[in-house]
Molecule: glmS glucosamine-6-phosphate activated ribozyme aptamer
Organism: Syntrophomonadaceae bacterium
RNA sequence: GUUUAUUUAAAAGCGCUUGGACAUAUUUUUUAUAAAUAUGUUGACGAGGAUGGAGGUUUAUCGAAAAAUCGGCGGAUGCCUCCCGGUUGACCACGACCGUCAAAAAAUCUCUUAAAACUGGUAAGCGAUUACCAUGACAAAGGGGAUUGGGUGGUUAAAA
Numbered sequence: 001g002u003u004u005a006u007u008u009a010a011a012a013g014c015g016c017u018u019g020g021a022c023a024u025a026u027u028u029u030u031u032a033u034a035a036a037u038a039u040g041u042u043g044a045c046g047a048g049g050a051u052g053g054a055g056g057u058u059u060a061u062c063g064a065a066a067a068a069u070c071g072g073c074g075g076a077u078g079c080c081u082c083c084c085g086g087u088u089g090a091c092c093a094c095g096a097c098c099g100u101c102a103a104a105a106a107a108u109c110u111c112u113u114a115a116a117a118c119u120g121g122u123a124a125g126c127g128a129u130u131a132c133c134a135u136g137a138c139a140a141a142g143g144g145g146a147u148u149g150g151g152u153g154g155u156u157a158a159a160a
Stems, first nucleotide, its partner, number of pairs: 014074004019070001020042009045063003052083006084099005090155005106148007119134006
């Protein structure tokens, strides 16, 4: 240094890379950034999103970008089902919507630091590129708050 096994930790536009793209070197070729081999580089910019329990599933939201942020593998706060629980103007059952911050859709108002890219630089590298600094920006969705909105049947002492 490599391989195998075990253990621990971290991440969620998260991790990895055998295809591709790009760079260098060597070789071949009529020349060649054409081919082959080897070694490298790249391979998601932020916003948003969880945790009652169990199981299942994979193309699991939104926009920005001079658009390879291509393709692939794995994972993931998504989604679905069941149980339990909460709300639905007393209680019970069913229905609907949700998950301990626990009724929705819909409508109106309001709040919620964008970052890369670009420009100008510093350092490393033959190079592809990598790390960092400075100036000033520009989103959408989702979520929070307020208002509106919003079941059926039964029981009970009249009503709910």